[in-house]
Context: one part of a larger RNA
RNA sequence: GAUUGAACGCUGGCGGUAUGCUUAACACAUGCAAGUCGAACGGUAACAUAGCUAGCUUGCUAGCUGAUGACGAGUGGCGGACGGGUGAGUAACGCGUAGGAAUCUACCUUUUGGCGGGGGAUAGCCCGGAGAAAUCCGGAUUAAUACCGCAUAAGCCCUACGGGGGAAACGAGGCCUCUCCUUGGAAGCUUCGACCGAAAGAUGAGCCUGCGUUAGAUUAGCUAGUUGGUAGGGUAAAGGCCUACCAAGGCGACGAUCUAUAGCUGGUCUGAGAGGAUGAUCAGCCACACUGGGACUGAGACACGGCCCAGACUCCUACGGGAGGCAGCAGUGGGGAAUAUUGGACAAUGGGCGCAAGCCUGAUCCAGCAAUACCGCGUGUGUGAAGAAGGGUUUCGGCUCGUAAAGCACUUUCAGCGAGGAGGAAGGCAUAAUGGUUAAUACCCAUUAUGAUUGACGUUACUCGCAGAAGAAGCACCGGCUAACUCCGUGCCAGCAGCCGCGGUAAUACGGAGGGUGCAAGCGUUAAUC
Numbered sequence: 001g002a003u004u005g006a007a008c009g010c011u012g013g014c015g016g017u018a019u020g021c022u023u024a025a026c027a028c029a030u031g032c033a034a035g036u037c038g039a040a041c042g043g044u045a046a047c048a049u050a051g052c053u054a055g056c057u058u059g060c061u062a063g064c065u066g067a068u069g070a071c072g073a074g075u076g077g078c079g080g081a082c083g084g085g086u087g088a089g090u091a092a093c094g095c096g097u098a099g100g101a102a103u104c105u106a107c108c109u110u111u112u113g114g115c116g117g118g119g120g121a122u123a124g125c126c127c128g129g130a131g132a133a134a135u136c137c138g139g140a141u142u143a144a145u146a147c148c149g150c151a152u153a154a155g156c157c158c159u160a161c162g163g164g165g166g167a168a169a170c171g172a173g174g175c176c177u178c179u180c181c182u183u184g185g186a187a188g189c190u191u192c193g194a195c196c197g198a199a200a201g202a203u204g205a206g207c208c209u210g211c212g213u214u215a216g217a218u219u220a221g222c223u224a225g226u227u228g229g230u231a232g233g234g235u236a237a238a239g240g241c242c243u244a245c246c247a248a249g250g251c252g253a254c255g256a257u258c259u260a261u262a263g264c265u266g267g268u269c270u271g272a273g274a275g276g277a278u279g280a281u282c283a284g285c286c287a288c289a290c291u292g293g294g295a296c297u298g299a300g301a302c303a304c305g306g307c308c309c310a311g312a313c314u315c316c317u318a319c320g321g322g323a324g325g326c327a328g329c330a331g332u333g334g335g336g337a338a339u340a341u342u343g344g345a346c347a348a349u350g351g352g353c354g355c356a357a358g359c360c361u362g363a364u365c366c367a368g369c370a371a372u373a374c375c376g377c378g379u380g381u382g383u384g385a386a387g388a389a390g391g392g393u394u395u396c397g398g399c400u401c402g403u404a405a406a407g408c409a410c411u412u413u414c415a416g417c418g419a420g421g422a423g424g425a426a427g428g429c430a431u432a433a434u435g436g437u438u439a440a441u442a443c444c445c446a447u448u449a450u451g452a453u454u455g456a457c458g459u460u461a462c463u464c465g466c467a468g469a470a471g472a473a474g475c476a477c478c479g480g481c482u483a484a485c486u487c488c489g490u491g492c493c494a495g496c497a498g499c500c501g502c503g504g505u506a507a508u509a510c511g512g513a514g515g516g517u518g519c520a521a522g523c524g525u526u527a528a529u530c
Stems, first nucleotide, its partner, number of pairs: 001530004006526005013377006019370002021335001026333003030330003035078003040075002043071002047069003050065007085288003094213007103205002108201007116150001118148002126139005156165003170193006179186003214260003221251003226248008263285004267278004290311005313324004341367001343366003349363001350361004380410004390401004414471001416466005424457001427453001429451008474519005479500003485514005495502002
């Protein structure tokens, strides 16, 4: 000199853009943070509509009907493995980079082949019981895209090549051209979505290897599934991954082992560079989710807001037994020099579910707080010598603050008040037309047109108008380094100080004042890095 996730002191006008527990991976009150689908299902607790019945106060109350819109609880599907947080552990194929072969991959895309016919249960509801509660038990009954056989098998799997094994689920909209009853429906036709098998792609994930990746030798030897082989098991998959047997290997001064420290990287800071330091925000990977262990489900977890066991802690209890996990967003206590609101909205972007409308989303987008950082703007402009008053100083002449002020003439950024006002909106919905599909001018899909609409921010950005210089300057320093000097007080005292050093009666070095210098909504100090 540059820099910072900074803190402290004094001071403080506005805006934009960023950033904001670096400490206790300490403990947590409260609310929210993962749901959704009725176009899978039996249904109907609540709400609304309609109809019926009863009472009447003549439009209210009660009841009934799942009939319709919908929908609590429940079965079922998909999603809770993403998104969000933290850096405790880890010196490791963890990360970075470059390769590899023995693998899996829900949803999505393409291609191809199917989607036939049956069965038995079980939640819920109802009845009964146990318990303080959490919850649990028994009986009867019921549905499915839940579950299980059978059939079929182009691919597929196993094979001793003879053969053997193995799948599925339906739902919704519309229509009578053909058949049957004929208001209209059934079978049927048609459109769309779902389902099963197989092949490929895409995406994601698992595994192996070369090289690189902190310090210590006041750590020199380490190792028994240890190193290799055979056989088997296990896994989606290679492999001591595991087991049995056999051999005696394997690593190490090119630093094994041990100890300490540490998430890694793109990057960031500094530097001319080489390098040094660092790993906040943002992005990629990894690890963790009260501590330790375990598996279940699933395409995917050994799972932050799932389960089981043990432990510590907290809470409830009728003492028999139960409940919990903010390193999600806010917020509280504590620790600390120190770090924010128990805010708004799903309008946009994205995610989950859904045919869709839509619902959910503390992801996200916004707002609030903080000079924490960077950037920009303002605190007026011109004129004005009687060089006013006043302060300071003086050699008493003057000099200086100083064109500074006052005065005169202007301007109105920003803030304030009032009015107008983009863009972020793409879509979705309704109607119509055209095209596709079709038996069809239904439905559905695509395109186009028209219409009414969708904004948290938001009193938005921006523009215009109004008034008046009106509301807006401090901090550090002035002995040398280092830009900037005098007076008074003090008298080796009080004090200053980054280094040299100042102070013991004329202190440009202490304290105050006037003046000056440097930065400026900041300025200094401290800490840290180069």
Annotation:
A computed fold for a 530-nucleotide part of an RNA from Aliikangiella coralliicola, annotated as small-subunit ribosomal RNA, 5' domain. The source organism's lineage runs through Bacteria, Pseudomonadota, Gammaproteobacteria, Oceanospirillales and Aliikangiella. The sequence was found in a public genome assembly. Its Rfam family is "Bacterial small subunit ribosomal RNA".